[in-house]
RNA sequence: UAGAGGCGCAUCUUUUAUAAGUAAGUUACCUGAGAAUGCGGAAUUCUUGGAAGGAGCCCAAAGGAGAAGAUGCCGAAAGGUAUAAGACACCGCAUUUUAUAUCUUGGUCCCCGGAUUAACAGUCCCCGGAUUGUCACUGAGCCCGUGUUUGGUGGAGAGCUA
Numbered sequence: 001u002a003g004a005g006g007c008g009c010a011u012c013u014u015u016u017a018u019a020a021g022u023a024a025g026u027u028a029c030c031u032g033a034g035a036a037u038g039c040g041g042a043a044u045u046c047u048u049g050g051a052a053g054g055a056g057c058c059c060a061a062a063g064g065a066g067a068a069g070a071u072g073c074c075g076a077a078a079g080g081u082a083u084a085a086g087a088c089a090c091c092g093c094a095u096u097u098u099a100u101a102u103c104u105u106g107g108u109c110c111c112c113g114g115a116u117u118a119a120c121a122g123u124c125c126c127c128g129g130a131u132u133g134u135c136a137c138u139g140a141g142c143c144c145g146u147g148u149u150u151g152g153u154g155g156a157g158a159g160c161u162a
Base pairs, nucleotide, nucleotide: 001162002161003160006074008073009072010071011070012069013068014067015066016065025057026056027055029054030053034046035045036044038093039092040091041090077105078104079103080102081101082100083099084098085097086096087095106132107131108130109129110128113125114124115123116122134155135154136153137152138151139150140149141148142147
């Protein structure tokens, strides 16, 4: 530099359900003092000309997920930790986005438990198991190139093949 794993990976588009009969809106209804972000603080604003809540009517979206297609790929990518910057009207925490550094995980599937989440979906982590690709060691068969098939044990992508 090129290349291979297979329910392989990411992104984008379309679509589906969920989110949710929730938020918001609205009412000549009930009620009656507070309310404005997840928590705390400060300030400000709204409010007895009716706050929050309840009831009736009406009724989303984002985030997360599935499927299909396209594109780019095979440390693809995912996750943890630390730091910095941004967003959430202000401040602190939390949350979240991006960047950098570093660590972990070969891929997929199943099970117990945990985390995240609206979720029993999905994802991640741990114990165990199965399967698959690959390499090393080793037994056996074919067979006589040290090739091929198969069984066992072990390793990790910083790997493997050329």